[in-house]
Context: one part of a larger RNA
RNA sequence: CUGGGCGUAAAGAGUUGCGUAGGCGGCAUUGUAAGCAGGUAGUGAAAUCGUGUGGCUCAACCAUACUCACAUUAUCUGAACUGCAAAGCUAGAGGACGAGAGAGGUUACUGGAAUUCCCUGUGUAGGAGUGAAAUCCGUAGAUAUAGGGAGGAACACCGAUGGCGUAGGCAGGUAACUGGCUCGUUCCUGACGCUCAGGCACGAAAGCGUGGGGAGCAAACGGGAUUAGAUACCCCAGUAGUCCACGCCGUAAACUAUGGAUGCUAGCUGUUAGAGGUAUCGACCCCCCUAGUAGCGAAGCUAACGCGUUAAGCAUCCCGCCUGUGGAGUACGGUCGCAAGACUAAAACAU
Numbered sequence: 001c002u003g004g005g006c007g008u009a010a011a012g013a014g015u016u017g018c019g020u021a022g023g024c025g026g027c028a029u030u031g032u033a034a035g036c037a038g039g040u041a042g043u044g045a046a047a048u049c050g051u052g053u054g055g056c057u058c059a060a061c062c063a064u065a066c067u068c069a070c071a072u073u074a075u076c077u078g079a080a081c082u083g084c085a086a087a088g089c090u091a092g093a094g095g096a097c098g099a100g101a102g103a104g105g106u107u108a109c110u111g112g113a114a115u116u117c118c119c120u121g122u123g124u125a126g127g128a129g130u131g132a133a134a135u136c137c138g139u140a141g142a143u144a145u146a147g148g149g150a151g152g153a154a155c156a157c158c159g160a161u162g163g164c165g166u167a168g169g170c171a172g173g174u175a176a177c178u179g180g181c182u183c184g185u186u187c188c189u190g191a192c193g194c195u196c197a198g199g200c201a202c203g204a205a206a207g208c209g210u211g212g213g214g215a216g217c218a219a220a221c222g223g224g225a226u227u228a229g230a231u232a233c234c235c236c237a238g239u240a241g242u243c244c245a246c247g248c249c250g251u252a253a254a255c256u257a258u259g260g261a262u263g264c265u266a267g268c269u270g271u272u273a274g275a276g277g278u279a280u281c282g283a284c285c286c287c288c289c290u291a292g293u294a295g296c297g298a299a300g301c302u303a304a305c306g307c308g309u310u311a312a313g314c315a316u317c318c319c320g321c322c323u324g325u326g327g328a329g330u331a332c333g334g335u336c337g338c339a340a341g342a343c344u345a346a347a348a349c350a351u
Stems, first nucleotide, its partner, number of pairs: 004322003007305002012319001014202002017200002022195003026089002029086004034082002036078009050066006092192001093189003096185005104178007111155001116150007126137002163170002207248006216242002222236003259318006267296008276287002300307002324351003333344004
């Protein structure tokens, strides 16, 4: 380079969000002739290779003739496709207008239930815990019960097979600011598009730095059990942490283990949002369209499992990645980081 692949066998980067270079790109007209196709001419040393003929008795060997292929230059012709130039179109894309749904985001304020702690009252001997116990709490009055107070964190029911978000993720309520999406009209721009190496941004939990906060839970640590032992599972306590602000880290079974975009290819059923029709006083019901989200399934695909208009089907474009296992996502080097470490990433050797 050709070829084969990436749901589960190795392989889709966490998100892609944004997007540069690059690659690819809708319909139609005219021109151009760079790509492209054809012709002509030139060059491509010799030896070698191939084919024909000849010479050594044959062969190896030698001589001679010829050409392709391929590469490249010049010139002529062609105009389907690609490119380029000019002027257009509206089916892609974007905008405008009118509606709509939503735990999308940020900030501030606020509510009730519950746990814990404190104070006071009633009240008395137990409580807690377990397979059973014990450590533990309690006559200095616990547990229980009633009233009052403090403080932190999380939001029962609604709640869903539901919704929103690019992903991570998002749930009490209200307000302010703010991002995206869907539907309808077919009004405007006129290919403005797709993908994207590097790059920038975001990125659960844990962890780190500084300062707060600390109710519950809870690594570590301590104690009680269990056990042959028990650095565990069970129990009693309990510190970091979990929470907030700012800054870092940059990883996850970051999963749909399934990159993005566009088009095409049977249906059925549920559900969410919106539009239209029918019906009605109106709503419900019923029919239908679009966008999402689920279950099943024709064709097809698949090693099978299964996927199946939300494809893993049929095609095109672009990116990323894979190439037996172990060594190893390691060493070394580099970049980043306060550190932990992250990213990039081998080989010897073994099999």
Molecule: small-subunit ribosomal RNA, central domain
Organism: uncultured bacterium